[in-house]
The part of an RNA shown here (large-subunit ribosomal RNA, domain I) has 594 nucleotides and comes from a soil metagenome.
Context: one part of a larger RNA
RNA sequence: GGCAUUUGGUGGAUGCCUAUGGCAUCAAGAGGCGAUGAAGGAGGCGGAAGACUGCCAUAAGCUUCGGGGAGCUGUCAAUCAAGCUUUGAUCCGGAGAUUUCCGAAUGGGGCAACCCACCUUGGGUAAACCUAAGGUAUCGCUAUCAGAAUUUAUAUGGUAGCGAGGCGAACUGCGUGAACUGAAACAUCUAAGUAACGCAAGGAAAAGAAAACGAAGUGAUUCCCUUUGUAGUGGUGAGCGAAUGGGGAAGAGCCUAAACCUAUAUUACGUGAUAGCCUGUGUGCGUUGUGAUAUGGGGGUUGUGAGAUUAUAUUGUUUUGGAUAAUACAGUAUCCGAAGUUGAGCUGAUUAUUUUAGUUGAAUUGCUAUGGAAAGAGCAACCAAAGAGGGUAAUAGUCCUGUAAUCGAAAGGAUAAUUCAGCCAAUAAACAUAGUCUCGAGUAUCAUGGGACACGUGAAAUCCCGUGUGAAUCAGCCCAGACCAUUGGGUAAGGCUAAAUACUACUUGAUGACCGAUAGUGAACUAGUACCGUGAGGGAAAGGUGAAAAGAACCCCGGGAGGGGAGUGAAAUAGAACCUGAAACCAAAUGUCU
Numbered sequence: 001g002g003c004a005u006u007u008g009g010u011g012g013a014u015g016c017c018u019a020u021g022g023c024a025u026c027a028a029g030a031g032g033c034g035a036u037g038a039a040g041g042a043g044g045c046g047g048a049a050g051a052c053u054g055c056c057a058u059a060a061g062c063u064u065c066g067g068g069g070a071g072c073u074g075u076c077a078a079u080c081a082a083g084c085u086u087u088g089a090u091c092c093g094g095a096g097a098u099u100u101c102c103g104a105a106u107g108g109g110g111c112a113a114c115c116c117a118c119c120u121u122g123g124g125u126a127a128a129c130c131u132a133a134g135g136u137a138u139c140g141c142u143a144u145c146a147g148a149a150u151u152u153a154u155a156u157g158g159u160a161g162c163g164a165g166g167c168g169a170a171c172u173g174c175g176u177g178a179a180c181u182g183a184a185a186c187a188u189c190u191a192a193g194u195a196a197c198g199c200a201a202g203g204a205a206a207a208g209a210a211a212a213c214g215a216a217g218u219g220a221u222u223c224c225c226u227u228u229g230u231a232g233u234g235g236u237g238a239g240c241g242a243a244u245g246g247g248g249a250a251g252a253g254c255c256u257a258a259a260c261c262u263a264u265a266u267u268a269c270g271u272g273a274u275a276g277c278c279u280g281u282g283u284g285c286g287u288u289g290u291g292a293u294a295u296g297g298g299g300g301u302u303g304u305g306a307g308a309u310u311a312u313a314u315u316g317u318u319u320u321g322g323a324u325a326a327u328a329c330a331g332u333a334u335c336c337g338a339a340g341u342u343g344a345g346c347u348g349a350u351u352a353u354u355u356u357a358g359u360u361g362a363a364u365u366g367c368u369a370u371g372g373a374a375a376g377a378g379c380a381a382c383c384a385a386a387g388a389g390g391g392u393a394a395u396a397g398u399c400c401u402g403u404a405a406u407c408g409a410a411a412g413g414a415u416a417a418u419u420c421a422g423c424c425a426a427u428a429a430a431c432a433u434a435g436u437c438u439c440g441a442g443u444a445u446c447a448u449g450g451g452a453c454a455c456g457u458g459a460a461a462u463c464c465c466g467u468g469u470g471a472a473u474c475a476g477c478c479c480a481g482a483c484c485a486u487u488g489g490g491u492a493a494g495g496c497u498a499a500a501u502a503c504u505a506c507u508u509g510a511u512g513a514c515c516g517a518u519a520g521u522g523a524a525c526u527a528g529u530a531c532c533g534u535g536a537g538g539g540a541a542a543g544g545u546g547a548a549a550a551g552a553a554c555c556c557c558g559g560g561a562g563g564g565g566a567g568u569g570a571a572a573u574a575g576a577a578c579c580u581g582a583a584a585c586c587a588a589a590u591g592u593c594u
Stems, first nucleotide, its partner, number of pairs: 001593009015579001016544002021515002023512007030504002032167002040102003043056003047080002050076003062096006071084003107116003117136008138164009171202001172200005182189001186235001212218002222249005232240002253496003256440001260298010275288001276285002278331006303474001305439008314430002318339008340427004345423005350417007358407001360405001364380001366379003381398002383387001389401003446468007455481001476491005531538002551578001554565004
């Protein structure tokens, strides 16, 4: 020095475990917060106080109302001090008060957490000045005041009231809009109207009551299953990919524009006693009347076309009172109030359910042996609307906590109601014939250039935009996949609309042929921490003594570290560098070889 065995060291794999750790799913809730100052931060607040948590100069807290019932002064994390508490503390829940500074940040400024002001009302001082409370940003809307060049006006400025602004995970609508990639290259195509960015909103959003579908008829929208990887489309490549119909979920329908009437304002025209003032008769008035424009009210809303109006003709009105139409009488019309009815309305009350603390809660501390310890074993009992789970010195229905079941709210929140009250809104029309009028215009269509439709310009209908052109009003207009005819379906160019549907930052409960510390979140621990980077940003490692600290008094060696005794413990090769303790690597002892 090699090899083998043994004993140790080092190291931290493996096994087991999981403390308030993760992941996924289901159900229910909630679906926003913010100028009454948010989200997120900075700085402070404790008797001694570093970090976390909590809070804000009233600072690990203040008031009050409930719950609860013996200890308490949060955690790491002990210790000491000083206190509180059955006159009910700590703790849990509801409501309130306080809530520094920054931050949309909003008095002005600024290198965020800082600096400097003005106005009003107070306080202090002899005064300068200091100080407390409140106010002072911008934009929009409404109202109002002032007011240029420039007469009216406008610009502009001021005042008051109301609103907005910023943040937030996904879901939604709209706008702008890639590339890698696939086509085994690549250009049309694909990826994909995806990602990303912007705008806007809600608890959902969007869509929505046919100018629909398509040939049987159906009868708003949305979503699911199917039709169907079909019909199609496609360098007929890669690919893309319907509809109708059928079955379900849910179910709800409405309001306007116009014609016509009327009021008000402006404007044009016109007669000179007149065309007007609801009708008739009488009286009276006349800046009345006619047209245009604007605004308000009534009217009206449809596709067996509908409505308006005039004429003719008919049936009728939820009840009642009042007013108006110059005036008296008669008639007629209109309007208003009250009651009744209806409402996808609003507010409040009541009731019910539910939520934000909790409450009661059965039955062995039975015997025997083992053991450090019994819940395991043997023997013998009991409960069960409770044998879910967790803990307790090993595996507990009956020890603890719970579980099934029951009960419970002073205060706040949510939901529902064939309830009650108030307010708001609606609340008489139907019908026949004829004439006249109306039925959404720079719109539809067409041409051209694009886009969307499963559909790449194609035979390309349909829908939407740019440019140009440019209709008709029901004997109208659009559609039925070029186009024409016939025959059908519908009624564009205005608007609203619950439910079925999508999602989960957040709260509660439950579940798992999900993970078990190189896994599972990046993070089971002071984790978006330490650390790196000018910055955007990147981003760790790190769990386990024991049932209980009983965490080793005392003695010895040593400066200490560390160790040897002693003691604790079932165990100390469980001794804090602590469960188990593999391998690499190191050492010693023994054997053997050279």